[in-house]
RNA sequence: AGUUAUGAUAGAGGCGCGGAUUUCAUCAGUAGCUCUGCAAAAUCGUCAGGAAACGAAGAGUAAAAGGGGCAUCCGCCGAAGCGUUGGCGUAGUUCCUGCUGUGCCAUUUGCUGGGUCGUCAGAGAAUAUCUGCCGGACUGUCACAUCUGUGGAGCGCUGUCAUAGUC
Numbered sequence: 001a002g003u004u005a006u007g008a009u010a011g012a013g014g015c016g017c018g019g020a021u022u023u024c025a026u027c028a029g030u031a032g033c034u035c036u037g038c039a040a041a042a043u044c045g046u047c048a049g050g051a052a053a054c055g056a057a058g059a060g061u062a063a064a065a066g067g068g069g070c071a072u073c074c075g076c077c078g079a080a081g082c083g084u085u086g087g088c089g090u091a092g093u094u095c096c097u098g099c100u101g102u103g104c105c106a107u108u109u110g111c112u113g114g115g116u117c118g119u120c121a122g123a124g125a126a127u128a129u130c131u132g133c134c135g136g137a138c139u140g141u142c143a144c145a146u147c148u149g150u151g152g153a154g155c156g157c158u159g160u161c162a163u164a165g166u167c
Stems, first nucleotide, its partner, number of pairs: 002166010014077001016076006023069002032061005038055001043051002080112003083108001085106008113139002116136003120132004141152005
């Protein structure tokens, strides 16, 4: 001076990830509420009638939750997401049980380098959006071959330091 392993620490990827807040659209002129006339079971009751649940129609008024877009701020770079298992809620019929969907918390020696575009499937009110499989090109990184290709995976990659080994 190089190289290998282990540990510590600092970093990079970019339409990068997550959270909070504001705002906007959607949900929806929907639900609900009010009024109007209609219709009408049980019951009370009548000379006639009347009160009246549920219902559908018209008019007026008029949301919210969940899901999402932009922006800002914060925390970050297995960021995080999905799955497994368990628990607690919630919707689907009033109750019980089960099942399905869904929210939150925990769990995990399962999967995914990253975003993006497309098909299909699922979630969703949805053409929004989200998730998954597969495929395309792109991008960071490493390896191999080489001058543009192939392949791998974040248990990765790069810098620095320490320790140990090797030449």